This is a predicted structure of a 528-nucleotide part of an RNA (small-subunit ribosomal RNA, 5' domain) from an uncultured bacterium. RNAcentral holds the full RNA, with entries from ENA, Greengenes and SILVA. Model confidence (mean pLDDT): 83 of 100. Rfam family: Bacterial small subunit ribosomal RNA.
[in-house]
Context: one part of a larger RNA
């Protein structure tokens, strides 16, 4: 001179679009932040239709235990999500990241495709019932039941061994509609099931190159380095292990030790560089701390689970329970960083045939001049150059067209009215194409119906009154743009450098006057 996730002084009017714990990866009251499916399953539990053993009654009747069927509604067992989205930068000097290649050394749930199949059987458990323990969290026994839970046969176009022969190797006629039928069933649409091959997406490993300081760190290494043979793994390897062989690495900086997530980019800079990595995107690591593994296509797993530790909060003293570096919020530390909001109306995500649920991802509102950007605080006229203020050589000069003052205009603010875009879609109806034996169903487009807005009576557009509600902060010795008078008297005090003040201070403090910028302006910190 330029920039900041600042900060502190003083002062402050209105908006758009952005940014807000850089400190203590300290500690956490409280509420929320992952569900979902009843079109997988047996039950509760409630209503509605039907029937209806039986009561009362002379009958009409009435009320009813139970059976079906249908709706609603759900603990629990099943599926699938929960490994995404959301946080944070403690650890990491690393194939961790960039970036360029390798996989003949590898996996891939949902998806989109092509092929082929879905035959028979069987024990079980939760739940619900009894019967116990415990203060609680929670827990035992027993009987009893289902399933798209779970196991067995059978089949083998596949896969694995194997030279063959061969051997092993899979499932749910499953929910849901619809049409034929008295029933068995039989057709058919849909969502799903199970083997295999491709694709496509993710992902694992591997390598070449580039990545921060220091030699006041010179030697390091024994699972080390290589071989065999073996376990292991989706997969390659000392990943691990048995034995053999001594050998890898290094002044082109090993091994120690510091610090540090990494890019894309930011920031300056003419550039070349330097300097940094806040927002937003990619990756990587982490979730009290230390360690483990099971579930599963995928975790060694922020709102699972086992153990150890430290904290911290409930006990009947026997035990037990917690993990905000999610959104909000307390407390602490700090110069210092926001609301215990409001919706799922949009985006997108997780379930589900759908309808719909759930989403503190998001999409708004609030709070902070923190930063950029735009408005306005009025415009034109107006010389007795008033009044005061201030300097005077007392003649005047100066603030100064400034103001009064006259005509004017309405941005923002404010009041009063109207008043959106963001809505596309799912939903219902109808014809019409397709599947179909079918005018059922179910898929497509297409028509038309009645609906879905949190922000929000907001943006916007009208009107209306009226100059009325809206200007400081800094400097004025030289560098650097702007000068005097008063006060003080090396004292107060000032300062980025140079330096200023001991009695006429343009430098210290008032005051008037200029000069800059301007809803900011100054000063402190850090970069170039």
């Nucleotide at each position: 001179g330029a920039a900041c996730g600042a900060a502190c002084g003083c002062u402050g009017g209105c908006g758009g679009c952005g940014u807000g714990u850089u400190u203590a990866a300290g500690a956490c009251a409280u509420g929320c932040a992952a569900g979902u499916c009843g079109c997988a399953c047996g039950g509760g539990a409630u209503c509605a239709u039907u029937u209806g053993a039986g009561u009362a009654g002379c009958a009409a009747u009435a009320c009813a235990a139970g059976a079906a069927u249908g709706g609603u509604u759900u603990a629990g067992u099943g599926g699938c999500g929960c490994a995404c989205g959301g946080g944070u930068g403690a650890g990491u000097a690393a194939c961790a990241c960039g970036u360029g290649a390798a996989u003949g050394a590898c996996a891939u749930g949902c998806c989109c495709u092509g092929c082929a199949g879905a035959g028979g059987g069987g024990g079980a458990u939760a739940g619900c019932c009894c019967a116990g323990g415990g203060a609680a969290a929670c827990u035992u026994g027993g009987a009893u039941u289902a399933a798209u839970a779970c196991c067995c046969c059978a089949u083998g176009g596949u896969a694995u061994c194997g030279c063959a022969a061969g051997a092993u190797u899979a499932a749910a006629c499953g929910g849901u509609g619809g049409c034929c039928g008295c029933a068995a069933g039989g057709c058919u649409g849909u969502c799903g099931c199970u083997g295999c091959g491709g694709g496509a997406u993710u992902g694992g490993u591997u390598c070449g190159c580039g990545u921060u300081c220091u030699a006041u760190c010179a030697g390091c290494u024994u699972g080390u380095u290589g071989g065999c043979g073996g376990g292991g793994u989706a997969a390659c390897g000392g990943c691990c292990c048995a034995c053999c062989a001594a050998g890898g690495c290094u002044a082109c900086g090993a091994c120690g030790g510091a610090u540090a997530c990494c890019u894309g980019g930011u920031c300056u800079g003419a550039g070349a560089g330097g300097a940094c990595g806040a927002u937003c995107a990619g990756g990587c690591a982490c979730a009290c701390u230390g360690g483990a593994a099971c579930u599963g296509a995928g975790a060694c797993a922020c709102g699972g689970u086992c153990c150890a530790g430290a904290c911290a909060c409930c006990u009947a003293c026997g035990g037990g329970u917690g993990g905000c570096a999610g959104c909000a919020g307390u407390c602490g530390a700090g110069a210092a960083u926001a609301a215990u909001u409001c919706a799922c109306a949009a985006u997108g995500g997780g379930g589900g045939c759908a309808a719909c649920c759930c989403u503190g991802a998001u999409g708004g509102u609030g709070c902070a001049a923190c930063g950029c950007c735009g408005c306005g605080u009025g415009g034109a006229g107006g010389a007795u150059g008033a009044a005061g203020g201030u300097c005077u050589u007392c003649g005047g000069a100066u603030u100064g067209u400034a103001a009064a003052c006259u005509c004017c205009u309405g941005u923002c603010a404010u009041c009063c009215g109207g008043g959106a875009g963001c809505a596309a879609g799912a939903c219902c109806u109808g014809a019409c194409g397709g599947u179909c034996a079918a005018u059922a169903g179910c898929c497509g487009g297409c028509a038309g119906g009645g609906u879905u807005g949190a922000u929000a009576g907001u943006a916007c557009c009208g009107g209306a009154a009226g100059a009325g509600g809206a200007a400081g902060g800094g400097a004025c010795g030289g560098c650097u743009a702007a000068c005097u008078u008063c006060g003080u008297g090396c004292c107060a005090g000032c300062a980025g450098c140079c330096g200023c003040g001991g009695u006429a201070a343009u430098a210290c403090g008032a005051a008037g006057g200029u000069c800059c910028c301007g809803a900011g302006c100054g000063u402190u910190g850090u970069u170039c």